Predicted 3D model of a 72-nucleotide RNA (transfer RNA) from a Chitinophagaceae bacterium.
NCBI's taxonomy places the organism under Bacteria, Pseudomonadati, Bacteroidota, Chitinophagia, Chitinophagaceae.
Rfam family: tRNA. Rfam's curators write: Transfer RNA (tRNA) molecules are approximately 80 nucleotides in length.
[in-house]
């Protein structure tokens, strides 16, 4: 250069087009403890951007951006 494949909390993933995006773990608080560790409890914190379809879009289309495989 081609071709497919992917992008959601720091990280690992979920969510038939439909309610306020979920869960683990990580962070910060707190309860326990002589003190820490483990346990419990609260809290913050994300759909990569621009359009299209549609009542409705994390999802579906196409474009840009990133990231990854295989061929060259």
């Nucleotide at each position: 250069g081609g071709u497919c494949c992917u992008g959601u909390a720091g990280u690992a993933c979920a969510a038939c087009g439909g309610a306020u995006a979920g869960u683990a773990u990580a962070a910060g608080g707190g309860u326990c403890u002589c003190c820490g560790a483990a346990g419990c409890c609260c809290u913050g914190g994300a759909u990569u951007c621009c359009a299209g379809u549609u009542c409705g879009a994390u999802u579906c289309u196409g474009g840009a951006c990133g990231g990854g495989a295989c061929c060259a």

It was read from a public genome assembly.